Molecule: transfer RNA
Organism: Clostridium porci
């Protein structure tokens, strides 16, 4: 410099062939069980889906560019 892959919630991920609420674990909180802690059961919280633009009635997902990270090849 060239080719691939990856980028979605603090955190390691799913998310199908574009459409029906962006999810479900571990984390925090809060509650419930218990003599009392852990385990276990419920609930909340928490997300401009990497950035910007373009197709479409509709983008997480399909395109273009850029951008961090990783692997290869020069």
């Nucleotide at each position: 410099g060239c080719u691939g892959g990856u980028g979605u919630a603090g955190c390691g991920c799913a998310g199908c062939u574009g459409g029906u609420c962006a999810g479900a674990g571990c984390a925090u909180u809060c509650g419930c069980c218990u003599g009392a802690u852990a385990u276990g059961c419920g609930a909340a919280c928490g997300g401009u889906c990497g950035a910007a633009g373009g197709u479409u009635c509709g983008a997480g997902u399909c395109c273009u560019u850029c951008c961090a990270c990783c692997a290869g090849c020069a």